RNA sequence: ACCGACAAGAGCAAAACCGGCGUGAGCCGGUGACGCAAAGCCACGGGACCCGAACGGGUCAGCCGGGCUGCCGAAA
Numbered sequence: 001a002c003c004g005a006c007a008a009g010a011g012c013a014a015a016a017c018c019g020g021c022g023u024g025a026g027c028c029g030g031u032g033a034c035g036c037a038a039a040g041c042c043a044c045g046g047g048a049c050c051c052g053a054a055c056g057g058g059u060c061a062g063c064c065g066g067g068c069u070g071c072c073g074a075a076a
Base pairs, nucleotide, nucleotide: 003073004072011036012035016031017030018029019028020027021026034062040068041067042066044065045064046063047060048059049058050057051056
C1' cells in the first nucleotide's frame, strides 16, 4: 500500500422538532440518533431537486462514480 475485526481509543450524525438565514432547493445553531471504516474535504462526470419565459443560474458530498487526505492494526 492493500484489507476491514463481536479488537481498542476516538469521531461523524439521518429523520423529526425548536430558533435563525434564503424566493426556493437548501444552509447554520441546538435537541436528537437512523446509520456510517472515510457519513472527512472537493460540484469533475452522472443523477435528483430549486429559480427562470428562455439563454442560464443555483442546491444536494449520508444518490452513484471519480479525485485528495485521514485514526487503529486482527485475519486474509
Molecule: c-di-GMP-I-UAU riboswitch aptamer
Organism: Arthrobacter oryzae